[in-house]
The RNA shown here (small-subunit ribosomal RNA) has 1508 nucleotides and comes from a Chitinophagaceae bacterium. The sequence is in RNAcentral, with records from SILVA. Rfam family: Bacterial small subunit ribosomal RNA. Model confidence (mean pLDDT): 83 of 100.
RNA sequence: AGAGUUUGAUCCUGGCUCAGGAUGAACGCUAGCGGCAGGCUUAACACAUGCAAGUCGAGGGGCAGCACAGGUAGCAAUACCGGGUGGCGACCGGCAAACGGGUGCGUAACACGUACACAACUUACCCUUAAGUGGGGGAUAGCCCAUAGAAAUGUGGAUUAAUACCCCGUAAUACAUUGGAUAGCAUUAUCCGAUGUUGAAAGCUCCGGUGCUUAGGGAUGGGUGUGCGGCCUAUUAGGUAGUUGGUGAGGUAACGGCUCACCAAGCCGACGAUAGGUAGCUGAUGUGAGAGCAUGAUCAGCCACACGGGCACUGAGACACGGGCCCGACUCCUACGGGAGGCAGCAGUGAGGAAUAUUGGUCAAUGGACGCAAGUCUGAACCAGCCAUGCCGCGUGGAGGAUGAAGGCCCUCUGGGUUGUAAACUUCUUUUAUCUGGGGAGAAACCACCUUUUUCUAAGGGUGUUGACGGUACCAGAGGAAUAAGCACCGGCUAACUCCGUGCCAGCAGCCGCGGUAAUACGGAGGGUGCAAGCGUUAUCCGGAUUCACUGGGUUUAAAGGGUGUGUAGGCGGGUUUGUAAGUCAGUGGUGAAAUCCCGAAGCUUAACUUCGGAACUGCCAUUGAUACUAUAAGUCUUGAGUACUGUGGAGGUAGGCGGAAUACGUCAUGUAGCGGUGAAAUGCAUAGAUAUGACGUGGAACACCGAUUGCGAAGGCAGCUUACUACACGGUCACUGACGCUGAGGCACGAAAGCGUGGGUAGCGAACAGGAUUAGAUACCCUGGUAGUCCACGCCCUAAACGAUGGAUACUCGACAUAUGCGAUACACAGUAUGUGUCUGAGCGAAAGCAUUAAGUAUCCCACCUGGGAAGUACGUCCGCAAGGAUGAAACUCAAAGGAAUUGACGGGGGUCCGCACAAGCGGUGGAGCAUGUGGUUUAAUUCGAUGAUACGCGAGGAACCUUACCUGGGCUAGAAUGCCGGGAGACCGAUCCUGAAAGGGGUCUUUGUAGCAAUACACUGCCGGUAAGGUGCUGCAUGGCUGUCGUCAGCUCGUGCCGUGAGGUGUUGGGUUAAGUCCCGCAACGAGCGCAACCCCUAUCAUCAGUUGCCAACAGGUAAUGCUGGGAACUCUGGUGAAACUGCCGUCGUAAGACGUGAGGAAGGAGGGGAUGAUGUCAAGUCAUCAUGGCCUUUAUGCCCAGGGCUACACACGUGCUACAAUGGGGGAGACAAAGGGUCGCUACCUGGUGACAGGAUGCCAAUCUCAAAAACUCCCUCUCAGUUCAGAUUGUAGUCUGCAACUCGACUACAUGAAGCUGGAAUCGCUAGUAAUCGUAUAUCAGCAAUGAUACGGUGAAUACGUUCCCGGACCUUGUACACACCGCCCGUCAAGCCAUGGAAGUUGGGUGUACCUAAAGUCGGUAACCGCAAGGAGCCGCCUAGGGUAAAAUCAGUAACUGGGGCUAAGUCGUAACAAGGUAGCCGUACCGGAAGGUGCGGCUGGA
Repeated sequence: AGAGUUUGAUCCUGGCUCAGGAUGAACGCUAGCGGCAGGCUUAACACAUGCAAGUCGAGGGGCAGCACAGGUAGCAAUACCGGGUGGCGACCGGCAAACGGGUGCGUAACACGUACACAACUUACCCUUAAGUGGGGGAUAGCCCAUAGAAAUGUGGAUUAAUACCCCGUAAUACAUUGGAUAGCAUUAUCCGAUGUUGAAAGCUCCGGUGCUUAGGGAUGGGUGUGCGGCCUAUUAGGUAGUUGGUGAGGUAACGGCUCACCAAGCCGACGAUAGGUAGCUGAUGUGAGAGCAUGAUCAGCCACACGGGCACUGAGACACGGGCCCGACUCCUACGGGAGGCAGCAGUGAGGAAUAUUGGUCAAUGGACGCAAGUCUGAACCAGCCAUGCCGCGUGGAGGAUGAAGGCCCUCUGGGUUGUAAACUUCUUUUAUCUGGGGAGAAACCACCUUUUUCUAAGGGUGUUGACGGUACCAGAGGAAUAAGCACCGGCUAACUCCGUGCCAGCAGCCGCGGUAAUACGGAGGGUGCAAGCGUUAUCCGGAUUCACUGGGUUUAAAGGGUGUGUAGGCGGGUUUGUAAGUCAGUGGUGAAAUCCCGAAGCUUAACUUCGGAACUGCCAUUGAUACUAUAAGUCUUGAGUACUGUGGAGGUAGGCGGAAUACGUCAUGUAGCGGUGAAAUGCAUAGAUAUGACGUGGAACACCGAUUGCGAAGGCAGCUUACUACACGGUCACUGACGCUGAGGCACGAAAGCGUGGGUAGCGAACAGGAUUAGAUACCCUGGUAGUCCACGCCCUAAACGAUGGAUACUCGACAUAUGCGAUACACAGUAUGUGUCUGAGCGAAAGCAUUAAGUAUCCCACCUGGGAAGUACGUCCGCAAGGAUGAAACUCAAAGGAAUUGACGGGGGUCCGCACAAGCGGUGGAGCAUGUGGUUUAAUUCGAUGAUACGCGAGGAACCUUACCUGGGCUAGAAUGCCGGGAGACCGAUCCUGAAAGGGGUCUUUGUAGCAAUACACUGCCGGUAAGGUGCUGCAUGGCUGUCGUCAGCUCGUGCCGUGAGGUGUUGGGUUAAGUCCCGCAACGAGCGCAACCCCUAUCAUCAGUUGCCAACAGGUAAUGCUGGGAACUCUGGUGAAACUGCCGUCGUAAGACGUGAGGAAGGAGGGGAUGAUGUCAAGUCAUCAUGGCCUUUAUGCCCAGGGCUACACACGUGCUACAAUGGGGGAGACAAAGGGUCGCUACCUGGUGACAGGAUGCCAAUCUCAAAAACUCCCUCUCAGUUCAGAUUGUAGUCUGCAACUCGACUACAUGAAGCUGGAAUCGCUAGUAAUCGUAUAUCAGCAAUGAUACGGUGAAUACGUUCCCGGACCUUGUACACACCGCCCGUCAAGCCAUGGAAGUUGGGUGUACCUAAAGUCGGUAACCGCAAGGAGCCGCCUAGGGUAAAAUCAGUAACUGGGGCUAAGUCGUAACAAGGUAGCCGUACCGGAAGGUGCGGCUGGA
């Protein structure tokens, strides 16, 4: 110091979250030791038991209990007596008990902090000064007696003492009055006097003293007053009657409305009174760079409280924690009549709670009370116990040790990696723990004794005694690595990775997010990382957060400028002079408790901790000085501001009058059948005469042209002409005033449209409403009508996208151009100047878009407003309003985003340009029929599997009777059907054959005994047994490779360097042309390059050349019935090698060029000649695990393998692709002609014979330019048929056959005869094709025993029509625009309704809390009054009065809980209805308002651009 998270990516805004530190903590797992600290944060809830405040006999009377002397009795034990002694229960008296200890209820206050003040006070014990301490009296506890009561507690009588109480005397610096002097601060203070009044005392004694009384001073403690400081709410705005002041009195230690009587009417408050909520305050603590923010445990200071409330008494001090009285609640005892009690002291108990300790020891030390003292008391304190609660320290071993052991884990697995020098093993050490022994300081002292100095007081020395902790700390010794490691994490943030399990399950999660079969994110393991006697989690605070911004933020579009003005308070304010010195600055003094923090030392072995010293405590007060700035007072100035005079300008405002055009209506006239309206229609109007046309009239509203990017106004807003009244701005003059200014919380005024009230008015328009259309519906858009309203007057309302989404004022800061109105000027030039209105562009600013002298720049002043989204501008409360509603304005809950600008894409029922058999123009089909084939569906034991919009469906399959075959049924095998390797044992192997069986399989028999070697044995082969590598068309194409389809043979897709931009990105690749093409040219902050395009390759069209058999035959020769048949030839055709040829090269026109055009030339071919191969970056998680390969998973007497039979061929149906047809451009018969490319020895077969034929029987040639399949067919010629379900068509079926093959039943093809179905050109819709193409005709081949082939792939024959053109449909390319889309329009998304959950508002009521008011009643107690009773009296009892805790009644306000019912809101799985918004979102959207509607919403009026 930052990081994660909004997006496809980017920059910004903005929230959420994390990393750090801390804690009186708690919880989980774990745990060796020690030191130091800390330990009910909750119920100020209730408390059993014990202890926590006593002491003094040197104040007193005394003596219960204890001990002793003494005495009596007794032999003794012992019993009794015994205030005589030590002492001492209870009692009187003194002092203490008001400290110490606890808690934080209350309290927002002079309670606390700080600084002052008291001329308005007090202070026991202590110190000091002065004086005194004389005389007398009566009681009363106790004790004793009697008595009431259960007890607590009394009552009566008798008697007694004091340092208890009372009286007298004396005493003033007390009090009152008063004189003088001095001083101050007003009352007054001090000093010196005078007069008057009132009040003292106590003894004890060891004789040394010690007490006591009065007065003064000191010290200490307290009381009181004041300034300043520190919480929240304005949805708390007015509060206050003893209230504010005065006079007098009372009261107090003291001032004071503190209390009372009278008088006056004040006092507090926006600088926040009053009310409500919360809270002890501070030193400090935590955090932070600091400023701050949060906290107020322990320690220390102050305050408050002591079961709740009230009250006083005593006392120096209390309205009193362990005192009293009363009321109340609660608990306990009781004999029921009455009594007792107060742990927020220390322990402890219960309860509450996530949670917080022992019913411990000692007064040894420190401190306190009492005492002369010894001493007693002390749960203060010092110690110990419990708890890892925190901080600090130590340890759990050190060194060596590599066959890098075994085991675990992982992997590419004969092996390697890792755990890991880790272990084992060798050696060393002994902190800690254990055991044994030793062992200091805390004790300076007090005290006792001795002693020195000393008048006393006192000081010093010596000896002795006193330790809870403590079996302490510490030290030494002993043995032995011995007694001692866990927790969290490992996707990113954030250090640390693999395997297995699981399979959107179980689970994790601080945020983002993981998990749907290969999870570094879940669970386990191995390994690793971090910290370590702890580690994590949770909670809370600060930080990060500059995310409330003083330091240190913002407001055009992200949240945020008030709708506008005027103006009050307030804030701020021009030049200059002088004074003052409040702010400000400097010096000095006081204070700022200690502790804490910081620095330096010191003490515990170190540290934590403790101690000492210093600094600091940023503050407050006082005082002295300075005077620049601010302030203040008094002057002065003119430039800010205003005034005056003069001129100009304008839809500025208010009121009145006038005008023409148009609509509508009325009357009259002309005139006849329609008008009107729409995308198209209809409703509507019209023969009772409309619309149209003309004339006249009535009435209301608005003002065409001018008119504009104009003008005016504070804003809203303002438009015919004119008059009156009125406001303003600007220019000029520089005459006047002399800072008079700026801003402006509240206040006041104005404020579009809609709306409201009353009364008018109503032509047009027109919410609502009605009708007609549209539509699935249409509460809309469109049409026809139409009411409020729109208009006027008066009164309300007070809101708008009231916008420049930009508050006002002042100053400064480059330019250009336009425009309005002035001035200057003769001027239509213009270099001037002022005020406005605009556009463009610099610097600068900004996240960017953009702003840019009219700032969003640079600065100052004032106001307003913002702090994540939603809930919500909602609820409640208050104010305003007739109402509608407006203003002010939350929370619970919920999400991790919401948002701004810009970028790249994609998309648009946006725009532009272009292309394609895309449309159009044509030709032929499909869709109808029958059949073939594929698919779906259904069926089935099985109908194996895959392919499914385009891009599946005559597809994988280029050929399912068995096989194939993967499916089903049944029968069998288990190292298995195949190939290896190792071991064992056997045998040659091969071959032949028998039984069983459907076969596979199972079980036998026969024959022969390999090679080398003498042999053992070895080698080769065969099958058997065992072991080891199997096998799987099982799953996952969403784990993959490879291959393929499609966009698309579309023209695109990128890179390097440079440049632009904060960046994503852009540029290049866009633009102007051109092309089939990102093809090429030109231009250009780009210059180049790559993959694509094209070309290079193949076939084909022409020619040349070479070669000349099996092909060819022109010329020559021979020969045949005929044929290149033969000799020969090398011309031609052809075959197959090599070349040539085409490039817009030439000409013309257009053009800068690229190029285009020409029915140009030439040429076999002309502008890519025709065709093929060739498929960029990528898209579709496209297809394929069943071609193959392959990760992972599954299976192993089966999901493997063998066999037989069946199935893949099923059949109410639906779809795709085809074949054949429906006929005469045809069918049938006969005759005749012309191809190319292929195949052939398990083959093709000439030819002959038989058969109607499929074919059969013979036979020959050919391993092929030689032989053969082989006939090409359409076509041509002749004959026939004559429009019909036919001499069309051939399905279906029957019979008889042929061929292949172990085998044609399921389930082959072909032949012959017979049979002769549907079908007469095909609805909506839809497909192919632009030339040797479509259409049509046949031929061949692969697969293959045969074939379901009408399929596929090739081949040639015949051989068209049409294209005006790009508006439209589909697909695509480029540019541009909008976007709320990015899974990218098959997108996104709104509202009602239905269901579940959650929080919340209202609500008849109901329950409770606190507070105030009024009235009634009123304890204890103080104060006041008082004749009867007591007392000689003082006085008391009693009674009365005021006040009051408490109790009661009443009406209201307020807060909270709950509630039938009800309102909206949020969140939820893929519910329902629509489609409102985002594209022109299909009616541009939005704002305000009004009405209407299931809902989003629609419409009217006005406004905005954040639309074109």